Predicted 3D model of an 83-nucleotide RNA (transfer RNA) from Alphaproteobacteria bacterium GM202ARS2.
Rfam family: tRNA. Rfam classes the family as a transfer RNA.
It was read from a public genome assembly.
Lineage of the source: Bacteria > Pseudomonadati > Pseudomonadota > Alphaproteobacteria.
RNA sequence: GGUGGGGUGGCCGAGCGGUCAAUGGCAGCAGGCUGUAAACCUGCCGACGUAAGUCUACGUAGGUUCGAAUCCUACCCCCACCA
Numbered sequence: 001g002g003u004g005g006g007g008u009g010g011c012c013g014a015g016c017g018g019u020c021a022a023u024g025g026c027a028g029c030a031g032g033c034u035g036u037a038a039a040c041c042u043g044c045c046g047a048c049g050u051a052a053g054u055c056u057a058c059g060u061a062g063g064u065u066c067g068a069a070u071c072c073u074a075c076c077c078c079c080a081c082c083a
Stems, first nucleotide, its partner, number of pairs: 001082007010026003018066001028044005046055003059075005
């Protein structure tokens, strides 16, 4: 340099253009159980808010669309193969 695959929450990882603040797991916090701990069970787990709700978010920057994590373009980065 070429071809292909990928980049999502603190970490891993799923994700049909609308049902997505985003399955699930780990970690964390609170509680239950236990003599204690581990294991197991329940709830919470972006920010603000009592709540209703509002805002921001899927590598970066643009674009398409009424609507984008999802489609398109460019760039950055990672992996595999080829050279």